[in-house]
The prediction has a mean pLDDT of 86. Predicted 3D model of a 1365-nucleotide RNA (small-subunit ribosomal RNA) from an uncultured marine bacterium.
RNA sequence: UUGAACGCUGGCGGCAGGCCUAACACAUGCAAGUCGAGCGCGGAAGUCCUUCGGGGCGAGUAGAGCGGCGGACGGGUGAGUAAUGCUUGGGAAUCUACCCAGUAGCGGGGGAUAACCUGUGGAAACGCAGGCUAAUACCGCAUACGUCCUACGGGAGAAAGCAGGGGAUCUUCGGACCUUGCACUAUUGGAUGAGCCCAAGUCGGAUUAGCUAGUUGGUGGGGUAAUGGCUCACCAAGGCGACGAUCCGUAGCUGGUCUGAGAGGAUGAUCAGCCACACUGGGACUGAGACACGGCCCAGACUCCUACGGGAGGCAGCAGUGGGGAAUAUUGGACAAUGGGCGAAAGCCUGAUCCAGCCAUGCCGCGUGUGUGAAGAAGGCUCUAGGGUUGUAAAGCACUUUCAGUAGGGAGGAAUGAUUAUUGAUUAAUACUCAAUAAUUUUGACGUUACUUACAGAAGAAGCACCGGCAAACUCCGUGCCAGCAGCCGCGGUAAUACGGAGGGUGCGAGCGUUAAUCGGAAUUACUGGGCGUAAAGCGCGCGUAGGUGGUUUGAUAAGCUAGCUGUGAAAGCCCUGGGCUCAACCUGGGAACUGCAGUUAGAACUGUCUGACUAGAGUACAGUAGAGGGUGGCGGGAAUUUCCUGUGUAGCGGUGAAAUGCGUAGAUAUAGGAAAGGAACAUCAGUGGCGAAGGCGGCCACCUGGACUGAUACUGACACUGAGGUGCGAAAGCGUGGGGAGCAAACAGGAUUAGAUACCCUGGUAGUCCACGCCGUAAACGAUGUCUACUAGCCGUUGGGAGACUUGAUCUCUUAGUGGCGCAGCUAACGCGAUAAGUAGACCGCCUGGGGAGUACGGCCGCAAGGUUAAAACUCAAAUGAAUUGACGGGGACCCGCACAAGUAGUGGAGCAUGUGGUUUAAUUCGAAGAUACGCGCAGAACCUUACCAACACUUGACAUGUUCGUCGCGACUCUAAGAGAUUAGAGUUUUCGGUUCGGCCGGACGAAACACAGGUGCUGCAUGGCUGUCGUCAGCUCGUGUCGUGAGAUGUUGGGUUAAGUCCCGCAACGAGCGCAACCCUCACUUUUAGUUGCCAUCAUUAAGUUGGGCACUCUAGAAGAACUGCCAGUGAUAAGCUGGAGGAAGGUGGGGAUGACGUCAAGUCCUCAUGGCCCUUACGUGUUGGGCUACACACGUGCUACAAUGGCAUCUACAACAGGAAGCAAAACGGCAACGUUAAGCAAAUCCCGAAAAGAUGCCUCAGUUCGGAUUGCACUCUGCAACUCGAGUGCAUGAAGCUGGAAUUACUAGUAAUCGUGGAUCAGCGUGCCACGGUGAAUGCGUUCCCGGGUCUUGUACACA
Repeated sequence: UUGAACGCUGGCGGCAGGCCUAACACAUGCAAGUCGAGCGCGGAAGUCCUUCGGGGCGAGUAGAGCGGCGGACGGGUGAGUAAUGCUUGGGAAUCUACCCAGUAGCGGGGGAUAACCUGUGGAAACGCAGGCUAAUACCGCAUACGUCCUACGGGAGAAAGCAGGGGAUCUUCGGACCUUGCACUAUUGGAUGAGCCCAAGUCGGAUUAGCUAGUUGGUGGGGUAAUGGCUCACCAAGGCGACGAUCCGUAGCUGGUCUGAGAGGAUGAUCAGCCACACUGGGACUGAGACACGGCCCAGACUCCUACGGGAGGCAGCAGUGGGGAAUAUUGGACAAUGGGCGAAAGCCUGAUCCAGCCAUGCCGCGUGUGUGAAGAAGGCUCUAGGGUUGUAAAGCACUUUCAGUAGGGAGGAAUGAUUAUUGAUUAAUACUCAAUAAUUUUGACGUUACUUACAGAAGAAGCACCGGCAAACUCCGUGCCAGCAGCCGCGGUAAUACGGAGGGUGCGAGCGUUAAUCGGAAUUACUGGGCGUAAAGCGCGCGUAGGUGGUUUGAUAAGCUAGCUGUGAAAGCCCUGGGCUCAACCUGGGAACUGCAGUUAGAACUGUCUGACUAGAGUACAGUAGAGGGUGGCGGGAAUUUCCUGUGUAGCGGUGAAAUGCGUAGAUAUAGGAAAGGAACAUCAGUGGCGAAGGCGGCCACCUGGACUGAUACUGACACUGAGGUGCGAAAGCGUGGGGAGCAAACAGGAUUAGAUACCCUGGUAGUCCACGCCGUAAACGAUGUCUACUAGCCGUUGGGAGACUUGAUCUCUUAGUGGCGCAGCUAACGCGAUAAGUAGACCGCCUGGGGAGUACGGCCGCAAGGUUAAAACUCAAAUGAAUUGACGGGGACCCGCACAAGUAGUGGAGCAUGUGGUUUAAUUCGAAGAUACGCGCAGAACCUUACCAACACUUGACAUGUUCGUCGCGACUCUAAGAGAUUAGAGUUUUCGGUUCGGCCGGACGAAACACAGGUGCUGCAUGGCUGUCGUCAGCUCGUGUCGUGAGAUGUUGGGUUAAGUCCCGCAACGAGCGCAACCCUCACUUUUAGUUGCCAUCAUUAAGUUGGGCACUCUAGAAGAACUGCCAGUGAUAAGCUGGAGGAAGGUGGGGAUGACGUCAAGUCCUCAUGGCCCUUACGUGUUGGGCUACACACGUGCUACAAUGGCAUCUACAACAGGAAGCAAAACGGCAACGUUAAGCAAAUCCCGAAAAGAUGCCUCAGUUCGGAUUGCACUCUGCAACUCGAGUGCAUGAAGCUGGAAUUACUAGUAAUCGUGGAUCAGCGUGCCACGGUGAAUGCGUUCCCGGGUCUUGUACACA
């Protein structure tokens, strides 16, 4: 934007529009007639008169017929038609009724025929025969200005009357005659309309390349209004076509319409011009005009009538019907207007037309109220519960009345026509006729018109779509990857602004959305205005035809080109500007425009053409140069492989990661000789060297041959470039025929490898590789870069020539033709290219237009075949692709670190037990944790409690909190009794009468009762969250500001050279700085000094059983302060740095040991059962209480530990030396009892004072290698302690019992020094309970070559089709 359709909705008016499909079939009605002023006939109703016989008027009317004009216009449709069409502009060989103008006429005759009458056939349609009759019907004769024909002498050919009026004259009284008007004949010109011809333009397909016999032309007949193969005879063999013929498909064309900045693209409804068609096909007749929509004939299909003999019909006219379809209207009114036909006219006809009806189909206009109105009402929605929003919206109050409604009034569209009068023209005429004027009268479908007045009352009048982004507009509820949405991206898996509903909002508004379609955006077919190195795209490379393009200059021409003028480019439309409907849409006047075509005049720069010249492009001749350029022939060319022959020689050879197949005692491999054979390829030279168009070309010699380059002169004089078709060359493989065959080697065989191994590896091995001839015609045929020409900074190599200079050389400079590396400008998406362009321009060719399907199918051409070439579509996806960036990853690279490996020590994995987990079981075995980073974890301690689980029994404002009301001031506590498993229930008793006070049942406090708000939840979601925590990792990293670079993502800094434990430090650097991390600051241990000496200490003095006491504070120690270590010093090394190595001194030496300290982030890591918290869920229960049970189960599997398997040990005896800690509902000495656990009693100590408290490994003796004097599980009996309670289910003791186990498979863990290992001690939790956890000290090692490998981490780099990495 639309001729639209569909969904929801719908008040009015104006102006437009309305079968896009079945050119499907059609019932019914209407759509073309008219003229009596051309002609002959000819009623009726009615009425009047009547002599009742009839006559007049009606009436020359209705009606049919003859005749004239019109049915060729108007109206419909778009089937056909790619040109017999249309558009624009030209042309000559034509016709044209009616109309206009001119000229000349209109004389005189004749014979018929419809109608009508009679007869007759047929069902009908329709005829047939006989008879009568008229004309503006028909036919001759006469005349012929002009016309036509002509042999220039001549010849041919017309006509019709009718109507009105009338003074003379004549009359058969009909008229003649005159006049006016109309008609008629001939002819000329015009106008209008039509026919014909030419040029240009006018869709797609080449997977349609050749078409054509009346075909092309000529001559002569014929035909036409007219030219012409239009037609025919003869003659000639032409004509069209790559500038697309022929064929196939599709299509009415145009003005215009829609879109677009334009250029274009799409389209051809309504309106207008042209064409074609009228059931389908063909044909002619009549006519001025037709091969005729409502005419004729023939054929066909279909429908109807029929008496079966035969007939009738054609809505793509207006309505209407059926059908088709997503879909398109009334069987309306009128000729009032405009127009048409006929007529002298009145008039008649007119589904043309004008109107009305239906439809929101479109465009335009109007309305559905206006003002005021905050208690911001109610209701709804939401909420952080306060509020917010709907919202001045409503109600209320005050107004208005468009439109619709009712009742009145009321234009314009009307001009004509008729009658009368006047004037003028004509005429003999005051008739007639015509014209003008005036008066009177008449004509309206629309129409209950437009418009206007009055009345009443806010009264009758709002919806649709959307609200994640694009794109204006947000919340709640429901749902839970369901239901659904969706134009693209996408939304929905329990907090959905995206689904559905609601509230609110946004947009448009009598409409709003959806669907379909066209253009735009799309520079996404690029003329304006794109590309082809890597994104799609340069033919594998030449030669060359057509075509395109083309050097300098003279003159001419005027095709292109430029300018002016003329004609045309219909109207409408678009645009501008006036006017009319109240405005607008709409209608209308004028202008501009219609970018075009044709003609004419002028110009001559440029292009073209013609002409003359030139030499700079191109080429020829001459002399040289380099070269794996090509072809043919030869080689007694050499090395090597293989085979063969002859020796020597003996057991292996060969091959691989390792092997085996294979060869070899029948003598291999190895080695020596062969002037033995044969084939293929040519080491070194050899080079980002050379040659060639490309493919490609490499031993040596000879012959034939192509091209390039250099130099100097001469010649030709644009001879050039490109190149569709065409044609030639064209690696390897492959094919055909015939040779050849050493090596290599598809296929094949065997051996290995492997899960498999139709492979990689090995041993063999055939086509083939080689030659000759002939095909094939493709490659990552690549520089992924077409050919030619010109121009545009430099630097460094190298090959072939030429020139110059001097210092004559392994020199330098210049130049040219190649071939390479960097690089400026410029270009490029970037990478990159950069005089060998991918830069700047020009010429020509080829090719591309999302991915897949597919370089495939079909067809054509080529080929022996294999196949090649040309080359689609259906369908399907929303991507496919390029370059670069950051990360991540790699069985990529470089560097570095770590108990990561290695070197060691001790273990785990095997046994028994402890403990945790899985699994199983169960009424319940509560829940969580799950690779590393779950599993002696939450739990620093489950008999009850804990406890969340199960069973049973109870309670319901609740075990706990706040608020309201009422009651009591004591409540409560304690004791007892009864029931019960208890919670609890029922009762009795004892005790003490709250505090403040403004003296108010005022305040506070406590308890009880009732109802309601609410409490409560270890219920769910750690994937809604906070907080806390684990891990990478105490790894050295993670970032920012400004600047710079890049189109950008990003980069730089942070990379590099060193160095460090470290992004630690130094140096360098388009970076300069900064932050979080590292380090340091903190605690502790190690040394010293000082201060202070009690509960600590004791050297000297005294004293004692004893630092017990006096005394002392020197020492130890305690706990405050201070010092001390910084690569500070020396040497070496390093770059004169940072630092490293060694040394001195020092208690300690290079962060001295240990701890605390954990960057940005990762794992939707863990935790809703610590706590907090959103949402959801439960509310006589998923809440609360109680008793008992369970978390402790046990075919089994795993993790973490303890104890062992023994002599470095066990047992017995004896005896030294710690540290950190803890202690009042506590630690408890001593003493006594008990075999012992422990008990009794009890000093001391709130602790440098007392206690725990014995430290243990140690020493000595016995045991003597065994299931033991090892080992202690398991079990029995008897006890102890804690506790309300030890059965399920605690710890300990004594006696007895005495299991497995003799050092542990694959695998795997920790540890680098006061460490591992080993030994004991303390603490938290706790009534009691640990082999766990946290801490403490004693004794006290081994090893470290080193960084190849395993694991993890860091930095740089590289590849990537990964980014949930």